[in-house]
RNA sequence: AGUCGGGUCCCAUGCGACGGGAACCCGUGAACCUGGUCAGGCCCGGAAGGGAGCAGCCAUAAGCGGGAUUUCCCGGGUGACAUGGGGUAGCCCGGCUGGA
Numbered sequence: 001a002g003u004c005g006g007g008u009c010c011c012a013u014g015c016g017a018c019g020g021g022a023a024c025c026c027g028u029g030a031a032c033c034u035g036g037u038c039a040g041g042c043c044c045g046g047a048a049g050g051g052a053g054c055a056g057c058c059a060u061a062a063g064c065g066g067g068a069u070u071u072c073c074c075g076g077g078u079g080a081c082a083u084g085g086g087g088u089a090g091c092c093c094g095g096c097u098g099g100a
Stems, first nucleotide, its partner, number of pairs: 001097008009086006015079002018075006024067005034059004042051003
C1' cells in the first nucleotide's frame, strides 16, 4: 500500500436495567342513599311476643395512603448483553499478500 473479516452505525426479536400501571399484602374508608348486630327510644299486641330501625360496634364498595419486587401489561434519547438482518466513507482491531 492492497485485500479480507470483525467492531464502531442502523433495524427486528429476545433478555436485562429503568419508569408507569394492574394483580397481591397492610392500613384507611359510607350521617342517610352498603351489609350485619342493633342499647335507648318508636310501632303493633290485652299479654306472650313481634316489627321497622337511629347512635354505637363489626364488616365492606369506590376512593385514598403505604408495602413488596413474585407475575402480567405498557413505554423509550434504555444496554460494555444475545440472535438474525442491513450498511460499511472514515476510524479501531485482526488475518493474508506485496513493496521500501
Source information: A computed fold for a 100-nucleotide RNA from a Thermotogaceae bacterium, annotated as Bacterial small signal recognition particle RNA. It matches the Rfam family "Bacterial small signal recognition particle RNA". Rfam classes the family as a non-coding RNA gene. Its mean pLDDT, the model's own confidence on a scale to 100, is 77. The sequence was found by an Rfam model in a public genome assembly.